[in-house]
Predicted 3D model of a 1246-nucleotide part of an RNA (large-subunit ribosomal RNA, half B) from Bathyarchaeaceae archaeon (SeqCode). The RNAcentral record of the full RNA draws on ENA. The coordinates come from a structure-prediction model, not an experiment, and the mean pLDDT is 81.
Context: one part of a larger RNA
RNA sequence: ACCAAGCGAGGGAAUUCGGCAAAUUAGCCCUGUACCUUCGGUAUAAGGGGUGCCUGCGGUUUUGGUUUUUACUGGAACUGCAGGUCGCAGUGACAAAGGGGUCUCGACUGUUUAAUAAAAACAUAGGAAACCGCAAGCCCGAAAGGGUGUGAACGGUUUCUGAAUCCUGUCCAGUACAGGUACCUGAAACCCGGGUUCAACCGGUCUAAGGGCCUGCAAACGACGGGAGUAACUCUGACUCUCUUAAGGUAGCCAAAUGCCUUGUCGGGUAAGUUCCGACGCGCAUGAAUGGAUCAACGAGGACCCCACUGUCCCCGCUUGGUACCCGGUGAACCCACGUAACGUGGACGAACAGUCCACGAACUCCCAGCGGGAAGAGAAGACCCCGUGGAGUUUUACUGCAGCCUGUUGCUGGGAUAUGGUUGUGAUUGCAGAGUGUAGGCGGGAGCUGUUAAUCUCAGUCUCUCUGGGGACUGGGGGAGGCGACCUUGGAACACCGCCCUUUUGCAACUGUGUCUCUUACCGGCGCCUUGUGUGCUGGGACAACUGCAGGUGGGCAGUUUGGCUGGGGCGGCACCCCCUUGAAAAAAUAUCGAGGGGGCCCUAAGAUCAGCUCAGGCGGGACAGAAACCCGCCGCAGAGUGCAAAGGUAAAAGCUGGUCUGACUGAAUCCUCCACAGUAAGGGAUUCAGAGGCGAAAGCCGGGCUUAGCGAACAUCCAUAUCCCCAUUGGUGGGGGUUGGAUAUGACAGAAAAAUUACCCCGGGGAUAACAGGCUUGUCGCGGGCGAGAGUCCAUAUCGACCCCGCGGCUUGGUACCUCGAUGUCGGCUCUUCCUAUCCUGGCCCUGCACAAGGGGCCAAGGGUGAGGCUGCUCGCCUAUUAAAAGGGAACGUGAGCUGGGUUUAGACCGUCGUGAGACAGGUCGGACUCUAUCUGCUGGGAGUGUUGGUCGCCUGAGGGGAAAGGGUCCCCAGUACGAGAGGAACGGGACGUUGUAGCCUCUAGUUUACCGGUUGUCCGAUAGGGCAUCGCCGGGCAGCCACGCUGUCUUGGAUAAGGGCUGAAAGCAUCUAAGCCCGAAGCCAUUCCCGAAAAUAGGCGGCCAUUCCAUGGCACGAAACUUUGGUAACAGAGGUUCAGUCAUGGACGAGGGCUCCCGUAGAAGACGGGGUUGAUGGAGCUGGGGUGUACGCAUCAAGACUUCGGUCGAGGUGUUCAGCCCGCGGCUACCAAUCGCCCAAGG
Repeated sequence: ACCAAGCGAGGGAAUUCGGCAAAUUAGCCCUGUACCUUCGGUAUAAGGGGUGCCUGCGGUUUUGGUUUUUACUGGAACUGCAGGUCGCAGUGACAAAGGGGUCUCGACUGUUUAAUAAAAACAUAGGAAACCGCAAGCCCGAAAGGGUGUGAACGGUUUCUGAAUCCUGUCCAGUACAGGUACCUGAAACCCGGGUUCAACCGGUCUAAGGGCCUGCAAACGACGGGAGUAACUCUGACUCUCUUAAGGUAGCCAAAUGCCUUGUCGGGUAAGUUCCGACGCGCAUGAAUGGAUCAACGAGGACCCCACUGUCCCCGCUUGGUACCCGGUGAACCCACGUAACGUGGACGAACAGUCCACGAACUCCCAGCGGGAAGAGAAGACCCCGUGGAGUUUUACUGCAGCCUGUUGCUGGGAUAUGGUUGUGAUUGCAGAGUGUAGGCGGGAGCUGUUAAUCUCAGUCUCUCUGGGGACUGGGGGAGGCGACCUUGGAACACCGCCCUUUUGCAACUGUGUCUCUUACCGGCGCCUUGUGUGCUGGGACAACUGCAGGUGGGCAGUUUGGCUGGGGCGGCACCCCCUUGAAAAAAUAUCGAGGGGGCCCUAAGAUCAGCUCAGGCGGGACAGAAACCCGCCGCAGAGUGCAAAGGUAAAAGCUGGUCUGACUGAAUCCUCCACAGUAAGGGAUUCAGAGGCGAAAGCCGGGCUUAGCGAACAUCCAUAUCCCCAUUGGUGGGGGUUGGAUAUGACAGAAAAAUUACCCCGGGGAUAACAGGCUUGUCGCGGGCGAGAGUCCAUAUCGACCCCGCGGCUUGGUACCUCGAUGUCGGCUCUUCCUAUCCUGGCCCUGCACAAGGGGCCAAGGGUGAGGCUGCUCGCCUAUUAAAAGGGAACGUGAGCUGGGUUUAGACCGUCGUGAGACAGGUCGGACUCUAUCUGCUGGGAGUGUUGGUCGCCUGAGGGGAAAGGGUCCCCAGUACGAGAGGAACGGGACGUUGUAGCCUCUAGUUUACCGGUUGUCCGAUAGGGCAUCGCCGGGCAGCCACGCUGUCUUGGAUAAGGGCUGAAAGCAUCUAAGCCCGAAGCCAUUCCCGAAAAUAGGCGGCCAUUCCAUGGCACGAAACUUUGGUAACAGAGGUUCAGUCAUGGACGAGGGCUCCCGUAGAAGACGGGGUUGAUGGAGCUGGGGUGUACGCAUCAAGACUUCGGUCGAGGUGUUCAGCCCGCGGCUACCAAUCGCCCAAGG
């Protein structure tokens, strides 16, 4: 420090998004309970009282024993009363609701996103609509078959709403659905026509569903206005006018889960209320089963308030257990560009936030415990954003299809009747202009035709036509011999009679269509039988249905796809997407931007070709009407005009204007240029030449459209034209196919796909090529300042304020930009904590004042310290409340998420409003919603070990340097009711007292804790008691030491150098001048004084004490000295040998100031460290004693409400005495009884 618990003075939600968490309450009995209400509830509402133990007396129920009934005597459960008695406390532990008020949403119990959402979402009972009569409807399936259902409309299915209560308004224009339909449209088939007679093919008639059309339907999808005027104060507008719609939002309700503005306005609650409650309502954008309003009960839902309660907080403290820490054992993960790892700060360098670059500082090595600033820490090829001719889910009036459904028709598929159409044949009938006797269809023939088989005529009736005059047919009666025509008249035409034909109506027959009815044998069901079969009988349907082929309609039910580009991110907007002109464009050419200014997507048979002629605009002078301006004349007139259209360039016997004649606005071929740096290149455009045929002109010549530069378009497909063009094919009908060249139809996203949305349920690949945060640059904006001084200020620019204009600074706001980061630099606010800046809010020192004083205003210096508490809101900000010396502004990745939180924003659920047909969307509102990481390096806070510091060691110092704010501020009193002032008011210098904020230390007091301790007490277990175990230390009451704050103590002053400023002397400049030389003052600021760290301060310090500067052994080196022996030499001397001594090096040992370990300990402590003791000892333990805590032990004696008794005594909660007892103590003292025993190691030595 973390995790899990216990306790807490005073305050009591001040904490916070929010009482989150914790605390409170709690059982049972009695009592008592409001508003509201669906009369059930609310309700354990709320609130109040009781509760143990002992003794005694009852009551109820039950079960035993004795007994003849009675009666007597036991046990158990429940329950009542009285008396006694103890404690702080009697459901004594455990167990066991905190409560109330107001709103919102949902009626309720219930269900849901297994693993971030339990909800207001879903469901629900209730309400409503639609489909369905069973071989049904709906669903699964390719079908067979199956489910609902072995159910049958009081049923099943689908959809909407969501208890009850009061209600559910208007609109059928749009869409959907349903019905109808004279007419229109409407496919195939049939039929008809064309197609040489005929297949293909074409056309037409008829015609189904569907569509048009009409009607209905909103508890179907849905929708439900605007502008003016008007009442005797004003305001408002019952009222009126007007536009408009399918209708213009009714009843209700409302700043709401819906109101942008908005913290609307008013009222309530609070000291203070962006939330809450009640109202208001031109309501951005409420509103009636997409249900409206209300509502008792209910809710781990959401909002607000109150009581109680509390460590949530002021403000933290203590304690317990487990981790962490130390020891022993075992032993991972993440991570690892580089580094024989050396950090910090600043920076104008750098891919623009550096361990690595530059500068400065700092820097001996290592270890341990912590912290979490940095390593744009780790984790995960960013989920936001953009891109991809990537994907997927979903939607739809996107595109293209497919199931399904509806419909027509073919086949399976037959008989009869009837009605009604069509065509053909046949019979009959009809035919009135006027004139004419008359109702003359047309043409032709024609002089006769007809009649007793009853003509003409007449009467009656029926049917039919009608021009209302009449005609025709039939039947019946009468009657009995003619009638008609030719001729005449009229007229276009003359009905005697015959033939053919037209029109109207109609009979019959054949073929055929349609409707209805009917039959049964195909076909389809049901039931029965047995020989279980391709069976049979009965029965219900029935040529329908089902199924098949073809055809039309409908068809997000299903499927496959698409859903442009540019772009100061993307989207929205725009077109800068094809072409032309000017400018940009920097004097060759070329040249970008969503640069600036403008155009084109045509037009013209003349506005074309040629030849000829002419000269414009404007001005001046003159001229009838005639004027400024009509027409005529004269002069001037390089262009100031004109040019079909933009602009530029061009242009005067023309390119302009006028006239004549024409069609070159030609055919074929070749080359070049442009578009397009080079190479290649489509379409388009332009230029030159040749050949042919022409136009104009006397001719030279010009002419392949227009003064020039814009006026445009592939493949495939379809169509057309021309060349008596080319190629292929054919037994006939047959009239076929292809090619070359040219043209038309269009792709304007213009080198040319056939194409709508949405995704917050999303996915993949990429991008810092591209946005959101932060940084960089910039600074329009923002903030701050300056210059000038119009003006305000009675006068007066500058006490104060200061326009217009101009110049800067800062890098806090908002922008711009797109430079770093998309193989991830976590995003608002709060909490915590540190540091810096000053443009100073307070405190300090000054100046000016429109400064009398007091209080103010403005400015200068100054960053040492301070700058607080609440209400509202997620807020930063802001508003408000009460204080205050003041409640200043900012930076540090809008400081700070490997520190916390997670209220807001910004995933997945859900509601409302608005938008959208919809899926869905909304810097609109609302409820809910996973915050990982054991610290490697560095850094920092602490704690140790070693090396160095020129022998070692012990102690005491110095103080380079570093750190602190160790202090800051106020009120009151004296000065003094003084100075000042007319008064009202009312200072200062200096001195004192007392709070306060901060800070350092401490525990005498006060307070907390105190799982050492003492006591009380509940349940249970052990136990005769006594005494104990467990239940949070069981709970409760106290409490020493320690640790602590809420407690106590300290926190003084002076000097030096200065700032602004005030002065002295004093020139430059004979004066003046605080300044230039010189000098004196002057602030909470600076440096000291003061406190702390500090010889690792490498210039590694100083002083003092002690020790050492020695010994031994072995080996090596150098060979030095001495004597001895020996060889050579007469000798001097030379050589050899070992011995001794001295030198030096190495190793080992001895000695050794001092230190360490082991041992006993500590109020010292994570480990190390530090301090004490160690028998010459009180260091720890034990004992005794003092002091202290608790509160009077056990045992014994005695008393006790009463009860029983064999009268001896027994039971009895509890009281009193023994007893200021007993028990206990991390404290003081005494006392060697026990343990500090025995030992080991390091260490300088020239």